[in-house]
Context: one part of a larger RNA
RNA sequence: CGCGAGGUAACUGAGGAGAGCUUUCCCUAGUACGCAAGGACCGGGAAGGACAAACCUCUGGUGUACCAGUUGUUAGUACCACUAGCAUCGCUGGGUAGCUACGUUUGGAAGGGAUAAGCGCUGAAAGCAUCUAAGCACGAAGCCCACUCCAAGAUAAGUUACCUUAUGCCUCCUGGGAGACUACCAGGUUGAUAGGCGGAAGGUGUAAGCACAGCAAUGUGUUUAGCCGAUCCGUACUAAUGG
Numbered sequence: 001c002g003c004g005a006g007g008u009a010a011c012u013g014a015g016g017a018g019a020g021c022u023u024u025c026c027c028u029a030g031u032a033c034g035c036a037a038g039g040a041c042c043g044g045g046a047a048g049g050a051c052a053a054a055c056c057u058c059u060g061g062u063g064u065a066c067c068a069g070u071u072g073u074u075a076g077u078a079c080c081a082c083u084a085g086c087a088u089c090g091c092u093g094g095g096u097a098g099c100u101a102c103g104u105u106u107g108g109a110a111g112g113g114a115u116a117a118g119c120g121c122u123g124a125a126a127g128c129a130u131c132u133a134a135g136c137a138c139g140a141a142g143c144c145c146a147c148u149c150c151a152a153g154a155u156a157a158g159u160u161a162c163c164u165u166a167u168g169c170c171u172c173c174u175g176g177g178a179g180a181c182u183a184c185c186a187g188g189u190u191g192a193u194a195g196g197c198g199g200a201a202g203g204u205g206u207a208a209g210c211a212c213a214g215c216a217a218u219g220u221g222u223u224u225a226g227c228c229g230a231u232c233c234g235u236a237c238u239a240a241u242g243g
Stems, first nucleotide, its partner, number of pairs: 001153001005164007015150004021049007033038001051107005059101004066094005071087006111145003118138001120136002171243001172188005193239003196235005202228003209222005
């Protein structure tokens, strides 16, 4: 821009894309078969491999400042203690959310239709025979459905319901399950959108100060403390004013 008013919401599905894999073992059964050696079809079940998708409960990774330990140096500060800066995040041990695989779950199925090679029934031409000429029934990991996703620019532009200064849209603002920007999504006081605050989970691992024990390093008690980014629940305190 188009779809002969504009729009919101929900659909249909022409068409397209994806998937489609496979092994071993057990039962049937040491049965059928075979002198023996060996050893099934059909059918049922179990465990895997590779591949794919989703997710973070578990197991791990990361987690640049969440917690602790610790070295050198500078400073607050005259000393101790404490705290802060710099040194690859100074180094080291852990680690929430998020993101992840090495982790977890799930998938290929089953079924239907038409067939290929092939196997047949009936059956003439050709008194016989013949799966074929008329007719009929089977038959594959393949084809069409079925499974997952996209999809009305499907210009043959589809359908349904509703709205018409509003149940629509934009600007602006608070934001994130989104994201380069935009877009998308959740909200804008008739409000839990973000921050703050309260609680919880979770992480770290028992803060500082004081007291006691020890000559001291240090230890013990107060204290499973103190601190705490992203998670959850709540709460209009702050910001989403008004137009």
This is a predicted structure of a 243-nucleotide part of an RNA (large-subunit ribosomal RNA, domain VI) from a Patescibacteria group bacterium. The prediction has a mean pLDDT of 89. Lineage of the source: Bacteria > Bacteria candidate phyla. The full RNA is in RNAcentral, with records from ENA. Rfam family: Bacterial large subunit ribosomal RNA. Rfam links the family to the GO terms structural constituent of ribosome and ribosome.